[in-house]
RNA sequence: GCCCUUCUAGCUCAAUGGCAGAGCGACGGUUUUGUAAACCGUUGAUCGCAGUUCGAUCCUGCGGAAGGGCU
Numbered sequence: 001g002c003c004c005u006u007c008u009a010g011c012u013c014a015a016u017g018g019c020a021g022a023g024c025g026a027c028g029g030u031u032u033u034g035u036a037a038a039c040c041g042u043u044g045a046u047c048g049c050a051g052u053u054c055g056a057u058c059c060u061g062c063g064g065a066a067g068g069g070c071u
Base pairs, nucleotide, nucleotide: 001070002069003068004067005066006065007064010024011023012022013021018054025043026042027041028040029039030038047063048062049061050060051059
């Protein structure tokens, strides 16, 4: 220098262009003499800027970050 992949909640991951979900975590409650476990509830996210579209996590362009390959 060229090519490819990935980027979604605190963490690990889903989501065929049509309401962004799950598990774990955190917080509150029930239970217990107390803690843990269990059960119930709450919390919280699409890397950035543009474009296409009635509608974008999803498609396109330009950037950013991480990883890999070639030279």